[in-house]
Model confidence (mean pLDDT): 80 of 100. Predicted 3D model of a 73-nucleotide RNA (transfer RNA) from Kroppenstedtia eburnea. Lineage of the source: Bacteria > Bacillati > Bacilli > Caryophanales > Kroppenstedtia. It matches the Rfam family "tRNA". The family's RNA type in Rfam is transfer RNA. Its family is annotated with triplet codon-amino acid adaptor activity in the Gene Ontology. From the family's description: Transfer RNA (tRNA) molecules are approximately 80 nucleotides in length.

RNA sequence: GCUGAUGUAGCUCAGCUGGCAGAGCACUUCACUCGUAAUGAAGGGGUCGGGGGUUCAAAUCCCUCCAUCAGCA
Numbered sequence: 001g002c003u004g005a006u007g008u009a010g011c012u013c014a015g016c017u018g019g020c021a022g023a024g025c026a027c028u029u030c031a032c033u034c035g036u037a038a039u040g041a042a043g044g045g046g047u048c049g050g051g052g053g054u055u056c057a058a059a060u061c062c063c064u065c066c067a068u069c070a071g072c073a
Stems, first nucleotide, its partner, number of pairs: 001072007010025004019056001027043005049065005
């Protein structure tokens, strides 16, 4: 230099053929307990890597840039 993959909550990830952004763990509060853990209930937390385009509507499609990983030279 070329090609491909990945980027979504604090972490690990899902999200189909474009149509309300989700799960588990973690965190907070409450219940339970003499207390802790465990368990149960409730809750908070998101510029979907950045920018632009297409569309009534984009995490999703297109272009470009960035980061990480892999391959080729």